Predicted 3D model of a 167-nucleotide RNA (Lysine riboswitch aptamer). The sequence was found by an Rfam model in a public genome assembly. The coordinates come from a structure-prediction model, not an experiment, and the mean pLDDT is 80.
RNA sequence: AAGCAUGAUAGAGGCGCGGCCGACAUCAGUAGCCCCGGGAAAGCGACGGGAAUCGCAGGGGUGAAAGGGGAGGCUGCCGAAGAGCGCCAGGCCUUCCCGGGCGGGUGCAUCUGGGUCGUCGGAGAAUAUCCGGCGGACUGUCGCGAAAGCGGAGCGCUGUCAGACUU
Numbered sequence: 001a002a003g004c005a006u007g008a009u010a011g012a013g014g015c016g017c018g019g020c021c022g023a024c025a026u027c028a029g030u031a032g033c034c035c036c037g038g039g040a041a042a043g044c045g046a047c048g049g050g051a052a053u054c055g056c057a058g059g060g061g062u063g064a065a066a067g068g069g070g071a072g073g074c075u076g077c078c079g080a081a082g083a084g085c086g087c088c089a090g091g092c093c094u095u096c097c098c099g100g101g102c103g104g105g106u107g108c109a110u111c112u113g114g115g116u117c118g119u120c121g122g123a124g125a126a127u128a129u130c131c132g133g134c135g136g137a138c139u140g141u142c143g144c145g146a147a148a149g150c151g152g153a154g155c156g157c158u159g160u161c162a163g164a165c166u167u
Base pairs, nucleotide, nucleotide: 001167002166003165004163006162007161008160009159010158011157014078016077017076018075019074020073021072024069032062033061034060035059036058044055045054046053047099048098049097050096051095052094081112082111083110084108085107086106087105088104091102092101093100113139114138116136117135118134119133120132121131122130123129141152142151143150144149
């Protein structure tokens, strides 16, 4: 001096990721409430099943909220984050039991480079939206290649500094 394991630090990707605020739309002319009428049972409704309880169903009037979404703004960021599995606690779905779903906390390098389109599945009141699998093209990155192209994964890539080791 060059190469390079490793460590520290600064960065890049772009319809990039998370959080908060958010008019408004939806939920829904639904629930509830008031009036009329009716009510024996059966049947129906309150996530599914069993039991219980409550309400019948109909017509008229009035008429929400939560959860889910949200243009845009603010903010923290670039394993950003999301999912999966385990554990903890038992908040919501009328009550109890059995399931199922949603939500809270936490551990694990188990999976995913990124958004997007299609499709299938799950969540959802939903044709909104969210999550996952698969497929397509695109895109950043590294590797191989003269090129066309092909392949890999964020445990990656690029810059800087340090640096064992090799020449």